Context: one part of a larger RNA
């Protein structure tokens, strides 16, 4: 050296990638791996296998194999390596079009509040019902004019893009990816990836802005047996912006990436080719996504079913009753708050 990882414990949030792993057709060379043979070496016991002696048996005797090193002589299928060659893998190129991919700066219009002024008078808000609140210093409602923030109705859609997180008004610049067609280049240049580096939603942190509304804590009103809740009135950090930490999530498809391979049918988003047509639509054919439904397979059932949890290889990661516990103790990392990593006694 075993069984697993959608929901019973298990997929690392998510990509780049070095080291390893592992890897595509032909044709030649070498022989490390692997195999054949012959030989030597691993004292005796012991152990497997077959005979035998003590009445059996334990014992005990014989033979005989097993594995392990070294050197030698062959094999050349498959691993490997060295050379040559090919193009399907993989990537360039040309030619298209789709897209809330990312970043900057500009612009808009609806609402919202707040400020000025005009009209107007006693109520307005708000709830189950009320009250705190707000108003005769003129509210609320409405007309006209300013200001400020934040977020973009409708389009919009199991619709689009992105590795994830996540992007959604409009125009402008830089800027990534990824599909389609074509086959013109390169010739395996690939896949995965322990460490390692970047990206990472809300909240939270430091510094400096901004603050409309909304709104933890607060404060007041109710509602109760109470009400440190839910319901109202207000409201302060924060929500926003510019650097800078953090670094978690029910980061989920709870379902890692990569390739083949395996019944249909029906939506949908982006190319293309074809048939038809004045011509668009249809309608047929591949191809990328993105859903529903369903055979055969598979599951402990649910269910999954070409976007596989179905056949199969490669690589990573992590599971190994339950509570102690994502604790404690060291370590790293953070301004902290914490985060990474991670026991154990002791219990059932």
């Nucleotide at each position: 050296u075993g069984g697993g990882c959608g929901u019973a414990a298990a997929g690392g949030g998510a990509g780049c990638g070095c080291a390893g792993g592992c890897g595509g057709g032909c044709c030649g060379g070498u022989a490390a791996g692997u195999c054949u043979u012959a030989c030597u070496u691993a004292a005796a016991a012991g152990u497997g296998c077959g005979g035998g002696g003590c009445u059996c048996a334990a014992c005990c005797c014989c033979g005989u194999g097993a594995u392990g090193g070294g050197a030698g002589a062959g094999a050349a299928a498959c691993u490997a390596u060295c050379g040559g060659u090919c193009u399907u893998g993989a990537g360039u190129a040309c030619a298209g079009g789709a897209g809330a991919g990312g970043a900057a700066a500009g612009c808009g219009g609806a609402a919202u509040u707040c400020c000025c002024a005009g009209u107007g008078u006693a109520g307005c808000g708000g709830u189950g019902a009320a009250a705190u609140g707000c108003g005769u210093a003129g509210a609320u409602a409405u007309u006209g004019g300013g200001a400020a923030g934040a977020a973009c109705a409708c389009c919009a859609g199991u619709g689009g893009c992105g590795a994830a997180g996540g992007c959604g008004g409009c125009u402008u610049u830089c800027u990534g990816g990824a599909c389609u067609g074509c086959a013109a280049c390169u010739g395996a240049c690939g896949c995965u990836g322990a460490g390692g580096c970047u990206c990472g939603a809300a909240a939270g942190c430091c510094a400096g802005g901004g603050g409309a509304g909304c709104g933890a804590a607060c404060g007041g009103g109710a509602u109760u047996a109470g009400a440190u809740a839910c319901c109202c009135c207000g409201g302060u950090a924060g929500u926003c912006c510019u650097g800078g930490c953090c670094g978690u999530a029910a980061a989920c498809g709870a379902u890692g990436g990569a390739u083949a391979c395996u019944a249909g049918g029906u939506g949908u988003g982006g190319g293309a080719g074809g048939u038809a047509u004045c011509g668009a639509c249809c309608c047929c054919u591949a191809c990328c996504g993105u859903g529903c439904c369903g055979g055969a397979g598979u599951u402990a059932a649910c269910g999954c079913a070409a976007u596989a949890a179905g056949u199969a290889u490669c690589c990573c990661g992590c599971c190994u009753g339950g509570g102690g516990a994502g604790u404690a103790c060291g370590g790293c990392c953070g301004c902290a708050a914490g985060g990474c990593u991670g026991a154990a006694a002791c219990u059932c």

Source information
Predicted 3D model of a 348-nucleotide part of an RNA (small-subunit ribosomal RNA, central domain) from an uncultured bacterium. The coordinates come from a structure-prediction model, not an experiment, and the mean pLDDT is 87. Its Rfam family is "Bacterial small subunit ribosomal RNA".